About this RNA
A computed fold for a 72-nucleotide RNA from a bacterium, annotated as transfer RNA. Its Rfam family is "tRNA". By type it is a transfer RNA.
RNA sequence: GGCCUCAUCGUCUAACGGUUAGGACACAAGCUUCUCAAGCUUGGAAUCGGAGUCCGACUCUCCGUGAGGUCA
Numbered sequence: 001g002g003c004c005u006c007a008u009c010g011u012c013u014a015a016c017g018g019u020u021a022g023g024a025c026a027c028a029a030g031c032u033u034c035u036c037a038a039g040c041u042u043g044g045a046a047u048c049g050g051a052g053u054c055c056g057a058c059u060c061u062c063c064g065u066g067a068g069g070u071c072a
Base pairs, nucleotide, nucleotide: 001071002070003069004068005067006066007065010025011024012023013022018055027043028042029041030040031039048064049063050062051061052060
């Protein structure tokens, strides 16, 4: 340098073009307990950047950025 794959809460990970962007762990508050742990309830928290297509984009297209793989 060519080609391929990937990028979503703090972490891991779902999401036929129409979801209130879901779940687990973690975190915070409450209940429970003599205390801790465990358990239960509740809560906050995310789509890499830009442009395009579309009535509607996390999803499709293009250009970047980053990561991984492969060929030379």